[in-house]
RNA sequence: CCCUUAGAGUUUGAUCCUGGCUCAGGAUGAACGCUGGCGGCGUGCUUAACACAUGCAAGUCGAACGAAGCGCCUGCGGCGGACCCCUCCGGGGGAAAGCCGCGGGGGACUGAGUGGCGGACGGGUGAGCAACGCGUGGGCAACCUGCCCCGUACCGGGGGACAACAGCCGGAAACGGCUGCUAAUACCGCAUAUUCCCGCGGGGCCGCAUGGCCCUGCGGGGAAAGCUCCGGCAGUACGGGAUGGGCCCGCGUCUGAUUAGCUUGUUGGCGGGGUAACGGCCCACCAAGGCUGCGAUCAGUAGCCGGCCUGAGAGGGCGGCCGGCCACAUUGGGACUGAGACACGGCCCAGACUCCUACGGGAGGCAGCAGUGGGGAAUAUUGCGCAAUGGGGGCAACCCUGACGCAGCAACGCCGCGUGAUUGAAGAAGGCCUUCGGGUUGUAAAGAUCUUUAAUCGGGGACGAAUUUUGACGGUACCCGAAGAAUAAGCUCCGGCUAACUACGUGCCAGCAGCCGCGGUAAUACGUAGGGAGCAAGCGUUAUCCGGAUUUACUGGGUGUAAAGGGAGCGUAGACGGCAGCGCAAGUCUGGAGUGAAAUGCCGGGGCUCAACCCCGGAACUGCUUUGGAAACUGUGCAGCUAGAGUGCGGGAGAGGUAAGCGGAAUUCCUAGUGUAGCGGUGAAAUGCGUAGAUAUUAGGAGGAACACCAGUGGCGAAGGCGGCUUACUGGACUGUAACUGACGUUGAGGCUCGAAAGCGUGGGGAGCAAACAGGAUUAGAUACCCUGGUAGUCCACGCCGUAAACGAUGAAUUCUAGGUGUCAGGGGGCGAAAGAUUCUUUUGGUGUCGCAGCAAACGCAAUUAAGUAUUCCACCUGGGGGGGAGGUUCGCAAGAAUGAAAACUCAAAGGAAUUGACGGGGGACCCGCACAAGCGGUGGAGCAUGUGGUUUAAUUGGAAGCAACGCGAAGAACCUUACCAAGUCUUGACAUCCCUCUGACGAGGAAGUAACGUUCCUUUUCCUUCGGGACAGAGGAGACAGGUGGUGCAUGGUUGUCGUCAGCUCGUGUCGUGAGAUGUUGGGUUAAGUCCCGCAACGAGCGCAACCCUUACCUUCAGUAGCCAGCGAGUAAAGUCGGGCACUCUGGAGGGAGUGCCAGGGAUAACCUGGAGGAAGGUGGGGAGGACGUCAAAUCAUCAUGCCCCUUAUGAUUUGGGCUACACACGUGCUACAAUGGCGUAAACAAAGGGAAGCGAAGCCGUGAGGUGAAGCAAAUCCCAAAAAUAACGUCUCAGUUCGGACUGCAGCCUGCAACCCGGCUGCACGAAGCCGGAAUCGCUAGUAAUCGCAGAUCAGAAUGCUGCGGUGAAUACGUUCCCGGGUCUUGCACACACCGCCCGUCA
Repeated sequence: CCCUUAGAGUUUGAUCCUGGCUCAGGAUGAACGCUGGCGGCGUGCUUAACACAUGCAAGUCGAACGAAGCGCCUGCGGCGGACCCCUCCGGGGGAAAGCCGCGGGGGACUGAGUGGCGGACGGGUGAGCAACGCGUGGGCAACCUGCCCCGUACCGGGGGACAACAGCCGGAAACGGCUGCUAAUACCGCAUAUUCCCGCGGGGCCGCAUGGCCCUGCGGGGAAAGCUCCGGCAGUACGGGAUGGGCCCGCGUCUGAUUAGCUUGUUGGCGGGGUAACGGCCCACCAAGGCUGCGAUCAGUAGCCGGCCUGAGAGGGCGGCCGGCCACAUUGGGACUGAGACACGGCCCAGACUCCUACGGGAGGCAGCAGUGGGGAAUAUUGCGCAAUGGGGGCAACCCUGACGCAGCAACGCCGCGUGAUUGAAGAAGGCCUUCGGGUUGUAAAGAUCUUUAAUCGGGGACGAAUUUUGACGGUACCCGAAGAAUAAGCUCCGGCUAACUACGUGCCAGCAGCCGCGGUAAUACGUAGGGAGCAAGCGUUAUCCGGAUUUACUGGGUGUAAAGGGAGCGUAGACGGCAGCGCAAGUCUGGAGUGAAAUGCCGGGGCUCAACCCCGGAACUGCUUUGGAAACUGUGCAGCUAGAGUGCGGGAGAGGUAAGCGGAAUUCCUAGUGUAGCGGUGAAAUGCGUAGAUAUUAGGAGGAACACCAGUGGCGAAGGCGGCUUACUGGACUGUAACUGACGUUGAGGCUCGAAAGCGUGGGGAGCAAACAGGAUUAGAUACCCUGGUAGUCCACGCCGUAAACGAUGAAUUCUAGGUGUCAGGGGGCGAAAGAUUCUUUUGGUGUCGCAGCAAACGCAAUUAAGUAUUCCACCUGGGGGGGAGGUUCGCAAGAAUGAAAACUCAAAGGAAUUGACGGGGGACCCGCACAAGCGGUGGAGCAUGUGGUUUAAUUGGAAGCAACGCGAAGAACCUUACCAAGUCUUGACAUCCCUCUGACGAGGAAGUAACGUUCCUUUUCCUUCGGGACAGAGGAGACAGGUGGUGCAUGGUUGUCGUCAGCUCGUGUCGUGAGAUGUUGGGUUAAGUCCCGCAACGAGCGCAACCCUUACCUUCAGUAGCCAGCGAGUAAAGUCGGGCACUCUGGAGGGAGUGCCAGGGAUAACCUGGAGGAAGGUGGGGAGGACGUCAAAUCAUCAUGCCCCUUAUGAUUUGGGCUACACACGUGCUACAAUGGCGUAAACAAAGGGAAGCGAAGCCGUGAGGUGAAGCAAAUCCCAAAAAUAACGUCUCAGUUCGGACUGCAGCCUGCAACCCGGCUGCACGAAGCCGGAAUCGCUAGUAAUCGCAGAUCAGAAUGCUGCGGUGAAUACGUUCCCGGGUCUUGCACACACCGCCCGUCA
């Protein structure tokens, strides 16, 4: 220079922090699930170092040796007799092959035995081992080394055996014994020999010690083997080299102290033995040592390393393959042989196991390669070849080689390739979704045109071989040719983290899940499908490791409150340490040298078509050793200094400590006096004490304990702690001075000491208080709180205990870093002649408070009292629970304490600080409301009406549920309504749109029939037209569809209730805070009001408040009919009846008026308040409408609308009848009453606001009456409903179940209506119930209100005690805000946030 460091989810209503859990990445000798085309290169029992059938894995040399066998040559003998010759045919002669025996020669034949070399290598495994085992660097002057290389010298001459073999014997076998023969490179002497070895001497040189090397004298000792193809190969001794080993040392090498002491050959010496060699390695004797807090011993775990994985790195984890070392070979022990072993395929012994056996006895060792069983989630062929590389033997040929080279199996891993390419819109079909238009799958497919890698078939065909021979792999790689898109895609995921969305099914079920969490009828989270995302011959899951995790923090954390400062001090080891000088050079820095194996990793290059893989080169391997140099810093040595520390001298302060003595007040007790009925105690009581004289009071006495006032965020002490006074002894701090020492300092693991209260032991003491205990209360209970008693204890002495919220929840020491203001102990200075009071200033030490910087998550800390800034040392922490606990250990008389990271199990949080709300029978401050209080009238009791619950029923349709459901929706259920029940009927439908056919209607009238609808029949009856038809209506038909008061108000819109007409709720910008948020909106006043004023880091604004609107109260003006009538006229029995007029009343348009405008006082000169004047009205004049942000998953799917689900000859439609009107009961809301402020009767007076045509309906007449009749008038300021009633007047009743009250019932009627039985209203007569003012409790109302009186309207055929309006008469009371309820503001608390109907603890199930 370059390269290199990523976060996210999850605690909360939200926030910041602490802190854990989880995820995304990489990796693996893996396994499991689904799937699977090819090739290359690798890898493949991690578990039972469990047991092993079978085969193979170490032999070789005949050129060391004797015998034997085999075949060859040959000699002899025997048998044999093909064939040949002769023949007198009777036979005779010769003779090959072959066989047998004996002998010789020769063979690169075989191989038992003797002998040599090799079986100590190669191959396997990781049990053991915490060790000089391994790694690294050194040492051996304390060592060995076969085969190999070099050098020097030699190889002469003898001897005796033992196998094999033969014979005999034993044994089942394995095997063995005896006798006899024999060879050698087997064995043994002899000769010879050096610079070899041993012993005793002399001399020289050298080294870190023991010591080494060289020269030399004397004495002693020690060798050999031959074979041959004649080339050689062997043999012996000595020296050297190389290679391989042995031993020793420095450093490094896991966890546990709940393992703290270990050790007797132990540590050392002397002398021996032993070894290749040093050494207690072994032995005898002597001494008593040795190791250990820098962790001995013990226990657990583990082969170590190069390296591998991960990581930015530092680190962390691992040690499979490959390479180095070690250890082991069924378990344990032992040696032999040998150069080398205490020996994987050698021996001996012992153990276990397996096998054979004639039961006497024997055989065996796969952690070699294959393979088997077993174990296990899990790991391969009883393959080919020695062609290559390498090894053993041999002169060699060659033999052997499960080392090795190859092949087989397995997606186990890495790498590469393919499953086609181009074109192709009618955007096909199908699928899925849909707002029904379409979208998507999708150029995807089909179709067209191409290509042939891999696979397949055919042909050719290697390198690897290194001069001859020799190829397992292998007819393989590779090359050529052929055909045809042909043979080749899956897996996981799609809520967030995290790329990717819809439908259906399911309905807290089935299931998912790494964390958070999904699923209870609209699931992007379950299952399926379509679509999509990712990776791809793989993809997911599980397991494990690192990372993220700065979550053990060396790099790189913390400890006031989150986990975490030891209760305090003294002090050991240790760690750290002032100023200046001179040395040394251990640390440190720098240069050189050696080493840091190879492989791996990195860089560059090369070879397989690329890559993986392999090869070459470089750099690196941060380390260790050694050597030269530097001397600032650390260290160390020497000699100094005085600023740290200490000493001396002079002072004053103090509840510092220990001991002894003394004092007064008070409580209690005792004695005596006075005195009498209570005392005491509590929320209220009772237990208790008291007539045997208490309490109270007076006097005297006893005894114990504690020390009022002073007294103070005042003093002292290390902490715990210390308080009357005096004395004695004694510790520390401080101040002044600057004489002395000269770094003597700081901290402090272990250790030692001190250590409140309670408790324990022994002995005292005991007044008060007071655990336990007793009694009384309280309470559902009360093993408590309250009361009356009361024992340990509290006190003293001595001894234990050793803990506390032992707290400043803050370890000790030192340095530095603004100030202000107190206070305590001293000193200096100023003023003053002095004393002395006071005051100012300065300085040292202590102790408070406010506060800048800084720090902190915030709260807060805050400069001689840090939680700031630094340094040193100690202690402690690492998610919550289990648990400060089990077992162990130590201490203790015990109680118990200390130590303690137990573990199982369990959670995804637990926590800190702060924020906003909500809440409070926590607290504080302020305010309001018929909230209480003060009053008036009710409800709750009675009867009835009405609604609800419950019950009943075929059905008693359904909704509303504290306030805020219950005379509510319903402003009106006999049918209808009607949604319910029973029965009947219809099925494109009672209702809407579209299509086809027919008809001309529909409608109206009539008839039959029915429980009724439906159904059937009869009569009558359209429009336009271009004459094709069309409009409209009906009937029939087919399907799309209609229909649903069926479900879900927790899928919704809209509407509404409620807090609440309460005064609040917010925003923009700015400012403050890391942030949630705060500020504004808080504060001082004031108001009905976040109303207004003032102040203020806020300035403004919005929705609310108020006002604007309606109505009512006064006036003016305009208008004047249907209203009115003062004046004029007419007129009646009377009458605005008429002319006329609008003056008044009134009506309804427009205006005015009220604005704290005026005055006084208060207030801050404000806002505003109080009072007053004027005024019809006075401080929002009265009333109404109007309801902020939001809360209650509040109400309503049955007003309506609407998503989804459900029904479709029915959950739709229609008809009749029934039900919603039931009735042991309970509740709400009302009406009428209980009477004399009344009832009844008679006669008389005064409203307002409304309604009226399918209507209101007058007068008149009839009826006791409801009503009937009648018909005038009126679409209304004209007419009608319509009489207002309470009231006032007169009369009567006279306190009673009544002349109160009117329920219930009987009879007779009226009205509405198709129809009053279930089930209407009204009238008359008769009947005449309960009820004599209402328990606990509870409601309304503050003025034209309550109370009381009537009138009207909506709904409606009829049917109000309800509802909505209207007017008449018309009160009482409010001291006040302590309390109840509700609300508002500020503050404080909080472990609540579904927000106190919260949260949460214990017990039981």
Small-subunit ribosomal RNA from an uncultured bacterium, 1405 nucleotides, folded computationally. The prediction has a mean pLDDT of 82. Rfam family: Bacterial small subunit ribosomal RNA. Gene Ontology terms of the family: ribosome and structural constituent of ribosome. RNAcentral holds the sequence, with entries from Greengenes.